[in-house]
Context: one part of a larger RNA
RNA sequence: GAUGAACGCUAGCUACAGGCUUAACACAUGCAAGUCGAGGGGCAACGUGCAGCAAGCUUGCUUCUUCUGAUGGCGACCGGCGCACGGGUGCGUAACGCUUAUCACAUGCUGCCUCAUACUCGGGGAUAGCCUUGCGAAAGUAACAUUAAUACCCGCAUGUUGUUAUGUUGCCGCAUGGAAGAUAUAACCAAAGAUUUAUCGAUAUGACAUGGUGAUGCGUCCGAUUAGGUAGAAGGCGGUGUAACGGCCCACCUAGCCUUCCAUCGGGAGGGGUUCUAAGAGGAAGGUCCCCCACACUGGAACUGAGACACCGUCCAGACUCCUACGGGAGGCAACAUUGAGGAAUAUUGGCCAAUGGACUAAAGUCUGAACCAGCCAAGUAUCAUGCACGAUGACGGCCCUCUGGGUUGCAAACUGCUUUAAGCUGGGAAUAAAAAAGAGGACGUGUCCUCUAUUGUACAUACCUUCACAAAAAGGACCGGCUAAUUCCGUGCCAGCAGCCGCGGUAAUACAGAAGGUCCAGGCGUUAUCC
Numbered sequence: 001g002a003u004g005a006a007c008g009c010u011a012g013c014u015a016c017a018g019g020c021u022u023a024a025c026a027c028a029u030g031c032a033a034g035u036c037g038a039g040g041g042g043c044a045a046c047g048u049g050c051a052g053c054a055a056g057c058u059u060g061c062u063u064c065u066u067c068u069g070a071u072g073g074c075g076a077c078c079g080g081c082g083c084a085c086g087g088g089u090g091c092g093u094a095a096c097g098c099u100u101a102u103c104a105c106a107u108g109c110u111g112c113c114u115c116a117u118a119c120u121c122g123g124g125g126a127u128a129g130c131c132u133u134g135c136g137a138a139a140g141u142a143a144c145a146u147u148a149a150u151a152c153c154c155g156c157a158u159g160u161u162g163u164u165a166u167g168u169u170g171c172c173g174c175a176u177g178g179a180a181g182a183u184a185u186a187a188c189c190a191a192a193g194a195u196u197u198a199u200c201g202a203u204a205u206g207a208c209a210u211g212g213u214g215a216u217g218c219g220u221c222c223g224a225u226u227a228g229g230u231a232g233a234a235g236g237c238g239g240u241g242u243a244a245c246g247g248c249c250c251a252c253c254u255a256g257c258c259u260u261c262c263a264u265c266g267g268g269a270g271g272g273g274u275u276c277u278a279a280g281a282g283g284a285a286g287g288u289c290c291c292c293c294a295c296a297c298u299g300g301a302a303c304u305g306a307g308a309c310a311c312c313g314u315c316c317a318g319a320c321u322c323c324u325a326c327g328g329g330a331g332g333c334a335a336c337a338u339u340g341a342g343g344a345a346u347a348u349u350g351g352c353c354a355a356u357g358g359a360c361u362a363a364a365g366u367c368u369g370a371a372c373c374a375g376c377c378a379a380g381u382a383u384c385a386u387g388c389a390c391g392a393u394g395a396c397g398g399c400c401c402u403c404u405g406g407g408u409u410g411c412a413a414a415c416u417g418c419u420u421u422a423a424g425c426u427g428g429g430a431a432u433a434a435a436a437a438a439g440a441g442g443a444c445g446u447g448u449c450c451u452c453u454a455u456u457g458u459a460c461a462u463a464c465c466u467u468c469a470c471a472a473a474a475a476g477g478a479c480c481g482g483c484u485a486a487u488u489c490c491g492u493g494c495c496a497g498c499a500g501c502c503g504c505g506g507u508a509a510u511a512c513a514g515a516a517g518g519u520c521c522a523g524g525c526g527u528u529a530u531c532c
Base pairs, nucleotide, nucleotide: 001531002530003529005528006527007526008525009524012384014382015381016380018377019376020342025340026339029337030336034081035080036079039078040077042074043073046072047071048070049068051066052065054063055062056061057060088295089294090293097220098219100217101216102215103214109211114207115206116205117204118203121155122154123153124152132143133142134141135140162188163187164186165185166184167183168182169181171178172177193200194199195198221267222266223265228258229257230256234254235253236252238250239249270292271291272290273289274285275284276283277282297318298317299316300315301314320331321330322329323328348374350373351372356370357368358367359366360365387418388417389416397409398408399407400406401405424468427465428464438453439452440451441450442449443448444447476521477520478519479518480517481502482501483500487516488515489514491512497504498503
């Protein structure tokens, strides 16, 4: 000098940033991922309409009740997209994990978005829901009957710029060979509609973009009181598998491969941008923010999908907790709050989707503990205030001395005058962050721009401005032997005590304790811990 700090004493305001470093310990409760009815069958709830019955009277209305999916819409259900993002944590990991560079080396995958070309033919059987009947304490589950789709399936329907095979041919490369060459033949592979009338979709292929996978060189902590390690281990051939390469895996063959340029083993550890310090070189750290990685009660596994071996998905095993009718079930805060525990120690079971961003949707819109706000905390940085002027050969009081006089506190107080920042009070302000989406019109030409209309603000009783009154309500902490700025008296008497180091204290202690005075910093000051 620094800190995600803690403790002691003290404490007025505002702004910005920060806040479980310990137990990846256990978690009550609430919320954190839904959305689409313009894919579908339907109609549980709520409205509307038609029709019927009844009542009331104003004789054509009101009320009550029934029926009807006719209609707005919509619980549950089928289906689509999303849930692989966003948010958290740092257990593991010394590794192509990260960093940087490269990939001609084996290349290859990529939903949604954009562009281009072509196409969208004809059929079928189910199933959820609903209904009926059961079983179960519950969680849930079985069977019968029946129904739809942008769900599923089939077709010698069509079919390329696709895939595979065979052939011809040009180009490139040191070689095995290579290509987003060309061309011929054969085989194989598609599709779905919706609202209503110009849109959104569906299928095939190619291109772009984005994202991701893999390989390789260099670098990446300590220990030799760890010196040898290795058996799919090193390589080859052939295959399985993969989006693709590869002992990734498998059969056979060879006898290798790593290592004092530190293998192996052990310990401790996410990595980087960066942060702290230092003149620099270095040294130390990796909290907040950003990028990458890993993990989601512990261990294992795959399914679905463009993408996961998936935090709020599935299955198995384990520990723990809970419910139970004892037969059986349920759960996973390292999301946001919150609770217990641990600890020197770390906040609210808050508001809102207004803005930014995300998911779904044709759109309106819905959801969003992401985000934006507010609350708590001197834990940090920065600004401001706690008054200003005048006032004595210097009050009182305190302290000291060479003691009836001096010194000091001290222009300090009182007194007199002035000002009112910020807090308080009065009133304004509902500012700005907002431009859009929607509707209408127009322009260019099919989704952009312009104009107009009506609307949307959590924070907000805000920010900010302003009225009024009053010096009013607002200063402490540590230190004073040397290092080190700042000294005297009294008490104590190697006691009580101090102390970072040297050291101080045994009767005049500038070092202990108190007082007076002084020094340093100041809304803080000291102590402790850690790094340079």